The prediction has a mean pLDDT of 80.
This is a predicted structure of a 453-nucleotide part of an RNA (large-subunit ribosomal RNA, domain I) from Musa schizocarpa.
The RNAcentral record of the full RNA draws on SILVA.
Rfam family: Eukaryotic large subunit ribosomal RNA. Its family is annotated with ribosome and structural constituent of ribosome in the Gene Ontology. Rfam 15.1 lists 107,465 matches to the family in 2,616 species. The literature on the family includes a 2001 paper in Science by Yusupov et al., "Crystal structure of the ribosome at 5.5 A resolution".
Context: one part of a larger RNA
């Protein structure tokens, strides 16, 4: 030099841990006032707003210390009624359940507490065998202050007795979920027209005549659209059918008893205080004192005593489905508004802006079928004019579809002081339509009859 060992620094990380952000809907705490009582202090608003804490795709609740008082019902939730009823209320104003009954959707379980005592029979890590969703072996650690199996009040054990019943796994369809594809039929003829998808005509296809595009109203031009059409596809969960497997020394069930039968404490409850409820001698919750029972305890909507009688068994725990959903991500429609409407926002809208901030918050859509968006010539310093040219249209020229009013300019007509204006009657004058009209009509001019004056 290298290893191994002790001690130390710098990175980096395997498990663990999740503080934060959303937040329409959910649980939990904390909590006011505007306001209504035509004032106002209980009362209301409201067990709400704002505030704080948690979670999930739903939370919550939930398998009776439940409701009755019947011939009883049987877990929560959620509708309908119960019912604006019972009660509550300066018994004012107002407030306000619940049982039955009818539906939606239904589903039940597990601990603590007993003794496995011929043996902790339960479990995690390491490492292997085979690979980190099984299983199997080895080394450890966890655990006796207690992990397994048995059992949960409907019971249960435990003894004895007899007979019944039986879990899986595979294949290949179906449904559901996500993707693909899959030419029904006319661009026929004439007129318009800048286009034909209009009007006439001749056809043709329909399990498709929803709709949207296309230079104008298109079942046959495109795109679709119909056929529960075709067809690809990982698990998973439901179903139909068909193989294969019968495990059993295991696990469920059924009858009988001179046997056993353990069930949650500063908790129930009683006192007082406060808040809260439809709960009224106290509905529910919390402080704080008191503080049980086990032939017991709790309810039985009026406080107490006594008796009976009913109904459940709190003080441990888990549980899909009916229901909610102004966030979020993805469809579908509408007897909804159509640019002063409908979200503040159809547009570079939480924008421009305005406030030191917290906040506040607009206006604003259309050229054309197609830019074909006006070459050029000309004045003119240029904007900008006059030709010219596009185009169906420029009386569509870029904030350009339509183009109202009030208001101004210019051209043509009418009117003339008694306000303007209104309403009716007769004239007159202009415009404008519409009809007759050359065998006609009007005007001159010369004659003749007849009528009047």
């Nucleotide at each position: 030099g290298c290893g191994a060992c002790c001690c130390c620094a710098g990175g980096u990380c395997a498990g663990g841990u999740g503080g934060g952000g959303c937040u329409a809907c959910c649980c939990g705490c904390u909590a006011a006032g505007u306001u209504u009582a035509a004032g106002c202090a209980u009362a209301u608003a409201a067990a709400u707003a704002a505030g704080c804490g948690g979670a999930a795709g739903a939370g919550a609740a939930g398998a009776a210390a439940c409701u009755u008082a019947c011939g009883a019902g049987g877990a929560u939730u959620c509708c309908c009624u119960u019912a604006g009823u019972a009660a509550c209320g300066g018994c004012g104003a107002g407030c306000g359940a619940a049982c039955c009954g009818g539906g939606a959707u239904c589903a039940a379980c597990c601990c603590a507490g007993c003794u496995u005592g011929a043996g902790a029979a339960u479990c995690g890590a390491g490492c292997g065998g085979c690979u980190g969703c099984a299983u199997c072996g080895u080394u450890u650690g966890a655990a006796u202050u207690g992990u397994a199996g048995u059992a949960u009040g409907g019971a249960g054990a435990a003894g004895c007795g007899u007979c019944c019943u039986c879990a899986g796994c595979g294949a290949c369809g179906g449904a559901c979920c996500g993707g693909g594809c899959c030419g029904a039929a006319g661009u026929c003829c004439c007129c318009u027209g800048g286009a034909a998808a209009g009007u006439g005509g001749c056809g043709c296809c329909c399990g498709g005549g929803a709709g949207g595009g296309u230079g104008a109203g298109a079942g046959c031009c495109c795109c679709g659209u119909c056929c529960a059409g075709c067809u690809c596809a990982a698990a998973c969960c439901c179903u139909a059918u068909c193989g294969c497997a019968c495990c059993a020394c295991g696990a469920g069930g059924c009858a009988c008893u001179g046997u056993c039968g353990u069930c949650g404490a500063g908790u129930c409850g009683g006192g007082u205080u406060g808040u809260u409820u439809g709960g009224g001698a106290a509905u529910a919750c919390a402080g704080c004192c008191c503080c049980a029972a086990u032939c017991g305890a709790g309810c039985g909507a009026a406080a107490a005593a006594u008796u009976c009688c009913g109904u459940c068994c709190a003080a441990g725990g888990c549980u899909a489905a009916a229901u909610a959903u102004g966030g979020g991500c993805g469809a579908g429609a509408g007897a909804c508004c159509g640019a002063u409407a409908g979200c503040g926002a159809a547009c570079a809208a939480g924008u421009a802006c305005c406030g030191u901030g917290a906040g506040g918050g607009a206006a604003a859509g259309a050229u054309g079928a197609a830019a074909a968006g006006g070459a050029c010539u000309u004045u003119g310093a240029a904007a900008a004019g006059a030709g010219a040219g596009u185009c169906a249209a420029a009386g569509a020229g870029u904030g350009c579809u339509u183009g109202a009013a009030a208001u101004u300019g210019c051209c043509g007509g009418g009117u003339g002081g008694g306000a303007a204006g209104u309403g009716g009657a007769u004239g007159g004058g202009g415009g404008c339509c519409a009809g007759c009209g050359a065998u006609g009509c009007a005007c001159c001019u010369c004659g003749a009859u007849u009528g009047g004056a």